[in-house]
């Protein structure tokens, strides 16, 4: 330098054009003699930039990162 992939709460990990979920890890309360497991709740997130389209995390292009592969 080319090429594929993926880039979503602190972390993992789904959703793939229409309200982003789960788990986990935090916070409050409940339960317990005290902790711990468990039960409710809560608050936390779409790499950045431009496009298409009534509408973008997702479809398109550019840039960064990270992984693999080729030279």
């Nucleotide at each position: 330098g080319c090429c594929u992939u993926g880039g979503u709460g602190g972390u993992g990990u789904a959703u793939u054009g229409g309200c982003a979920g789960c788990a986990u890890a935090g916070a409050a309360g409940g339960c317990u003699g005290u902790g711990g497991a468990c039960c409710u709740u809560c608050a936390g997130g779409a790499c950045c930039g431009g496009g298409u389209c009534c509408g973008a995390u997702u479809c398109c292009c550019g840039g960064c990162c990270a992984a693999g592969g080729c030279c």
Transfer RNA from a Candidatus Micrarchaeaceae archaeon, 71 nucleotides, folded computationally. Lineage of the source: Archaea > Nanobdellati > Microcaldota > Candidatus Micrarchaeia > Candidatus Micrarchaeaceae. Rfam family: tRNA. Its family is annotated with triplet codon-amino acid adaptor activity in the Gene Ontology.